[in-house]
Context: one part of a larger RNA
RNA sequence: CUGGGCGUAAAGGGCGCGUAGGCGGCCAAGCAAGUCAGAUGUGAAAGCCCACGGCUCAACCGUGGAAGUGCAUUUGAAACUGCUUGGCUUGAGUAUCAGAGGGGAAAGUGGAAUUCCCGGUGUAGAGGUGAAAUUCGUAGAUAUCGGGAGGAAUACCGGUGGCGAAGGCGACUUUCUGGCUGAAUACUGACGCUGAGGCGCGAAAGCGUGGGGAGCAAACAGGAUUAGAUACCCUGGUAGUCCACGCCGUAAACGAUGUCAACUAGGUGCAGGGGGGGGGGAGCCCCGCGGGGUCGCAGCGAACGCAGGAAGUGGACCGCCUGGGGAGUACGGUCGCAAGAUUAAAACUC
Numbered sequence: 001c002u003g004g005g006c007g008u009a010a011a012g013g014g015c016g017c018g019u020a021g022g023c024g025g026c027c028a029a030g031c032a033a034g035u036c037a038g039a040u041g042u043g044a045a046a047g048c049c050c051a052c053g054g055c056u057c058a059a060c061c062g063u064g065g066a067a068g069u070g071c072a073u074u075u076g077a078a079a080c081u082g083c084u085u086g087g088c089u090u091g092a093g094u095a096u097c098a099g100a101g102g103g104g105a106a107a108g109u110g111g112a113a114u115u116c117c118c119g120g121u122g123u124a125g126a127g128g129u130g131a132a133a134u135u136c137g138u139a140g141a142u143a144u145c146g147g148g149a150g151g152a153a154u155a156c157c158g159g160u161g162g163c164g165a166a167g168g169c170g171a172c173u174u175u176c177u178g179g180c181u182g183a184a185u186a187c188u189g190a191c192g193c194u195g196a197g198g199c200g201c202g203a204a205a206g207c208g209u210g211g212g213g214a215g216c217a218a219a220c221a222g223g224a225u226u227a228g229a230u231a232c233c234c235u236g237g238u239a240g241u242c243c244a245c246g247c248c249g250u251a252a253a254c255g256a257u258g259u260c261a262a263c264u265a266g267g268u269g270c271a272g273g274g275g276g277g278g279g280g281g282a283g284c285c286c287c288g289c290g291g292g293g294u295c296g297c298a299g300c301g302a303a304c305g306c307a308g309g310a311a312g313u314g315g316a317c318c319g320c321c322u323g324g325g326g327a328g329u330a331c332g333g334u335c336g337c338a339a340g341a342u343u344a345a346a347a348c349u350c
Base pairs, nucleotide, nucleotide: 004321005320006319007304008303012318014201015200016199017198021194022193023192025088026087027086028085029084030083031082033081034080035077036076037075038074039073040072041071042070049065050064051063052062053061054060091191092188093187094186095185096184097182098181099180103177104176105175106174107173108172109171110154115149116148117147118146119145120144121143125136126135162169163168206247207246208245209244210243211242215241216240220236221235222234223233258317259316260315262313263312266295267294268293270291272289274287275286276285277284299306300305323350324349325348332343333342334341335340
């Protein structure tokens, strides 16, 4: 390479948009590039294969044939692919109406709590632990009442619940804004799927400049514990955590499960909207839609398990794997202010 694979054994890119490329619905006509058939030419000799023959046989050799899966030219076929033309509506999309939502951005507002400051009451303790001590307190702490400052996070609702492509998103109000669902029609007429490169987004930590700093808290200091204790526990405490702008681009970025559409028993509960029935009805019953759980048949699977949101059955396209260590390392390239990221070996060894 062929092949076989990728939930947990090695292996799905963190996620999206999209370029080239690959692939692509139904009907009809035409063309004949792919495709198929015939003919002609060519496809050196030797070799391989077949037949006959020559060395006493064989190896070896001679003669003839076949083959040479190919290429070119030419004559045809038109189902499939392709190309051209015309048409269609089921894929895709647009419009109208209704709806749910912590989807995103900005501005503003609120209450609870912690801390600090001021004042009142009040007096000897408070705090902390397994027990203590460091620590705070007669310069009046802790407790309690009133007032004030400031930052961060938003109890209950809250859910196996909702939204988002992923990361992620949770007080309230307003403004701007993306996506999604349902019902009924109308319209466009394959406009589609995937996507190497590319571009954008991307938790936390970290970095740059400037702010902010209540609580928490790497580092650090002290107190304990201990044989020791550079820890676990305690008292403090700086970066940081917060905001603006700019970087970084990683993760157990996980469903450890790429995206898209199709097909394949059921049961049950959740949230969204719709239809029907029950004399009317938010309550009850039934039906189908899209989402998100759970149990389970067939099937699959090494097992665990998956099972209409498949890990089942087939299809399209991309990414990735190929024994362990060395190593996600070295070197080189690219990116970055740096930290480092990304691409990515070999010797050697088992």
This is a predicted structure of a 350-nucleotide part of an RNA (small-subunit ribosomal RNA, central domain) from an uncultured prokaryote. Model confidence (mean pLDDT): 91 of 100. Rfam family: Bacterial small subunit ribosomal RNA.